Record summary
Model confidence (mean pLDDT): 82 of 100. This is a predicted structure of a 75-nucleotide RNA (transfer RNA) from a Thermoplasmatota archaeon. The sequence was found in a public genome assembly. Rfam family: tRNA. By type it is a transfer RNA. NCBI's taxonomy places the organism under Archaea, Methanobacteriati, Thermoplasmatota.

RNA sequence: GCGGGUGUAGUGUAGGGGUUAUCACAGGAGCUUCCCAAGCUCUAGACCCGGGUUCAAAUCCCGGCAUCCGCACCA
Numbered sequence: 001g002c003g004g005g006u007g008u009a010g011u012g013u014a015g016g017g018g019u020u021a022u023c024a025c026a027g028g029a030g031c032u033u034c035c036c037a038a039g040c041u042c043u044a045g046a047c048c049c050g051g052g053u054u055c056a057a058a059u060c061c062c063g064g065c066a067u068c069c070g071c072a073c074c075a
Stems, first nucleotide, its partner, number of pairs: 001071007010025003018055001027043005048064005
């Protein structure tokens, strides 16, 4: 450089047009306990950026950026 995949809470992850974005771990509060751990209840926290299509976009399309894989180059 070419082709393809993936970008969603701190970390991992589900959701692929429709009202309030899922779950787990981690964080905070409480219950339990002599204390800790475990368990249970509650709670805060997220759609990579820009544009387009649409009544409506995290979801579809285009561009960019990041990352991963393959190929090419590597004098």